The RNA shown here (SAM riboswitch aptamer (S box leader)) has 111 nucleotides and comes from uncultured Candidatus Brevefilum sp. The source organism's lineage runs through Bacteria, Bacillati, Anaerolineae, Anaerolineales and Candidatus Brevifilum. It matches the Rfam family "SAM riboswitch aptamer (S box leader)". Rfam links the family to the GO term regulation of gene expression.
RNA sequence: CUCAUCGAGAGAGGUGGAGGGACCGGCCCGUUGAUACCUCGGCAACCACGAUCUAUGAUCGCAGGUGCCAACUCCGGCAGACCCCGUCAGCGGGUAGAUCUGGAAGAUGAG
Numbered sequence: 001c002u003c004a005u006c007g008a009g010a011g012a013g014g015u016g017g018a019g020g021g022a023c024c025g026g027c028c029c030g031u032u033g034a035u036a037c038c039u040c041g042g043c044a045a046c047c048a049c050g051a052u053c054u055a056u057g058a059u060c061g062c063a064g065g066u067g068c069c070a071a072c073u074c075c076g077g078c079a080g081a082c083c084c085c086g087u088c089a090g091c092g093g094g095u096a097g098a099u100c101u102g103g104a105a106g107a108u109g110a111g
Base pairs, nucleotide, nucleotide: 001111002110003109004108005107006106011040012039013038014037015036019029020028021027023077024076025075026074041069042068043067046065047064049061050060051059052058053057073105078102079101080100081099082097083094084093085092086091
């Protein structure tokens, strides 16, 4: 850089001691010890491997390489739809919109 996926699922013990949830805003988690690291356990099934068939794929199986185990990727960030408010009727504004769609960014896998 490209492609695919991101509303499901899955925690105990130990070390350690102040921030952490990528960034910004919000909102949460955290001295009743979080985040992180280690051990064990678990979830899932992207790749690998095996089987079958409608065969550069699909389905099923397995669990070797990854990954993951607070909150939808925690929610939003940009644009549009719808809706609301204001208006000099051109439009402007809407974190105070419990909505929808697409994107951006990020994460994971494969190349």